[in-house]
RNA sequence: GUCAGCGUAGUGUAGCGGUUAUCACGUGUGCCUCACACGCACAAGGUCCCCGGUUCGAACCCGGGCGCUGACA
Numbered sequence: 001g002u003c004a005g006c007g008u009a010g011u012g013u014a015g016c017g018g019u020u021a022u023c024a025c026g027u028g029u030g031c032c033u034c035a036c037a038c039g040c041a042c043a044a045g046g047u048c049c050c051c052g053g054u055u056c057g058a059a060c061c062c063g064g065g066c067g068c069u070g071a072c073a
Base pairs, nucleotide, nucleotide: 001072002071003070004069005068006067007066010025011024012023018056027043028042029041030040031039049065050064051063052062053061
């Protein structure tokens, strides 16, 4: 340099164009315990990498950019 894949809560992830964006771990509060851990319940936490386009409607489709990974040179 060329090509391909990926980018979604703190971390790892799910997500037929139409919802209040999913789950686990983690975090906070409460219960439990003499206390801690485990367990149970509830809650907080996401402008879905950025800009633009298509569409009545975009995390999802299209173009450009940025970043990561891999292959080739």

A computed fold for a 73-nucleotide RNA from Amphimedon queenslandica, annotated as transfer RNA.
The prediction has a mean pLDDT of 81.
Its Rfam family is "tRNA". Rfam classes the family as a transfer RNA.